[in-house]
RNA sequence: GAAGUUCGCCAGGCAGUCGCUGCGCACCCCGCUGUGCGUGGAGGAAAGUCCGGGCCCCAUAGAGCAGGAUGCCGGCUAACGGCCGGGCGCCGCGAGGCGACGGAAAGUGCAACAGAGAGCAGACCGCCGAUGGCUUUCGUGAGAAAGAUCAGGCAAGGGUGAAAGGGUGGGGUAAGAGCCCACCGCGGUCUUGGCAACAAGGCUGGCACGGCAAACCCCAUCUGGGGCAAGGCCAAAUAGGGGAGCGAUGGCGUGGCUCGCGCUGCUCCCGGGUAGGCUGCUGGAGCGCCGCGGCAACGCGGCGCCAAGAGGAAUGACUGCCCGACGGCCACGGUGCGAACCGCGGCCGUUCGACAGAACCCGGCUUAUCGGCGGACUUCCCGA
Repeated sequence: GAAGUUCGCCAGGCAGUCGCUGCGCACCCCGCUGUGCGUGGAGGAAAGUCCGGGCCCCAUAGAGCAGGAUGCCGGCUAACGGCCGGGCGCCGCGAGGCGACGGAAAGUGCAACAGAGAGCAGACCGCCGAUGGCUUUCGUGAGAAAGAUCAGGCAAGGGUGAAAGGGUGGGGUAAGAGCCCACCGCGGUCUUGGCAACAAGGCUGGCACGGCAAACCCCAUCUGGGGCAAGGCCAAAUAGGGGAGCGAUGGCGUGGCUCGCGCUGCUCCCGGGUAGGCUGCUGGAGCGCCGCGGCAACGCGGCGCCAAGAGGAAUGACUGCCCGACGGCCACGGUGCGAACCGCGGCCGUUCGACAGAACCCGGCUUAUCGGCGGACUUCCCGA
């Protein structure tokens, strides 16, 4: 210098003018709250609502089943499906990245197509044809040799497939084969290291136990339901409910009339609910700095700080300057024959300045995101 890996940070700045909104203060002609002043006013993801918790309501003797989620080990945490550290596997030259990573000798099941054969399998091409036949030749004969022809043997090699019943090499054999041997793998067992996952080593077994559990299932752990439109408080108008009192024992209807039956008043009080209002509402597993413990996640202590709280929903618009990006023109420098490219600077222009907008709060994950800055590390090249 180039190409990368990883962790963290920023998310245009300043000023003026005009608005919007919370709070405080002051004033008035008190307004379903006006005016003025002061002060606060989005994010790293406020997003998706995918996990976990706080808080609240409902349910609940206890325990279990079903269902759901998670799944190597250790730690962190209020908790988690999160984070940190470690193990193992895969990818990368590497820094590093990714992994639903328990159980397939509990059971049930699945494997399209291709292929001879796909689950205690199989022989298409192939190899052999030792053994028993066949044919030919030789031999007086017993028999020998040849052929690849029949029976038969084999699974080394080829071929199919995602996967072909351990791998490589040697011995062995008619050809072969864990048939035998060495190493590797695998199973059993022991020892050592480690809290553990696991690793290393010794002995032993000739291989028995192929794959899929994001197939059912088994095992272990966790798990009651719903959410701020939760919930709490205040409470009109109208209608209806309950109670007390008041007035004739009334009035109206039915009916010829009496009884009967049905309907009906005024005042006050009570309680429920609707509209509406208040609350919940933001001081909290809070944020910053420092110190200590820990590899780290994180924990403990000290000091300091308070930083939106709206509610159909405010946090915006315009102008100027600066910064950055892009485009054009000009000048300079380097390389090059040149075209041109690179670097640096000036001027002008740009409805250019990412993704995106809190809605009870917090911890995570995931997704979106122009551009820039810093730390640590890796690989390659050049120079000293």